[in-house]
RNA sequence: GCUUGCGUAGCACAGGGGUAGUUGCAUUCGCUUAGUAAGCGAAAGGUCGUUGGUUCGAAUCCGACCGUGAGCA
Numbered sequence: 001g002c003u004u005g006c007g008u009a010g011c012a013c014a015g016g017g018g019u020a021g022u023u024g025c026a027u028u029c030g031c032u033u034a035g036u037a038a039g040c041g042a043a044a045g046g047u048c049g050u051u052g053g054u055u056c057g058a059a060u061c062c063g064a065c066c067g068u069g070a071g072c073a
Stems, first nucleotide, its partner, number of pairs: 001072007010025003018056001027043005049065005
């Protein structure tokens, strides 16, 4: 340089046009314990990489850019 995949919460992921974006770990609170851990319950945390476009409607489709992985040279 060319081809191709990925980017969603602190971390790891699901969701691939329409209802208020899912789960686990971590965090906070509560229950439990003499106490801690474990266990159980709850809460909080997301302008879905940036920007432009398509559409009545975009995390989702398209372009450019940024970051990152793989392949080829």
A computed fold for a 73-nucleotide RNA from a Sphingobacteriaceae bacterium, annotated as transfer RNA. It matches the Rfam family "tRNA". Gene Ontology term of the family: triplet codon-amino acid adaptor activity. About the family: Transfer RNA (tRNA) molecules are approximately 80 nucleotides in length. The RNAcentral record of the sequence draws on ENA.